[in-house]
């Protein structure tokens, strides 16, 4: 330098053909259960979906540019 992949809750990740309210597990908090703790059960909390722009009636999803991280290839005069 080239090609490709990833970016969504504190963490790990789903999200279908662009369409009704953006979800799960773990963690945290509250309650139940227990003599008590863990486990288990119920509930709550938690998001400008990496940034900016574009397309569209409508974008987490499509397009462009950029950023961060990663894989492979090339170069190494």
């Nucleotide at each position: 330098g080239g090609u490709c992949c990833u970016u969504u809750a504190g963490c790990u990740c789903a999200g279908u053909u662009g369409g009704u309210u953006a979800g799960a597990g773990c963690a945290u908090c509250c309650g139940g259960c227990u003599c008590a703790u863990a486990a288990c059960c119920g509930g709550a909390c938690g998001g400008u979906c990496c940034a900016c722009a574009g397309u569209u009636c409508g974008a987490g999803u499509c397009u462009g540019u950029g950023a961060a991280g990663g894989a492979c290839c090339a170069c190494c005069a």
Transfer RNA from an Oscillospiraceae bacterium, 77 nucleotides, folded computationally. It matches the Rfam family "tRNA". Taxonomically the source falls in Oscillospiraceae (Bacteria, Bacillati, Bacillota, Eubacteriales). The prediction has a mean pLDDT of 81.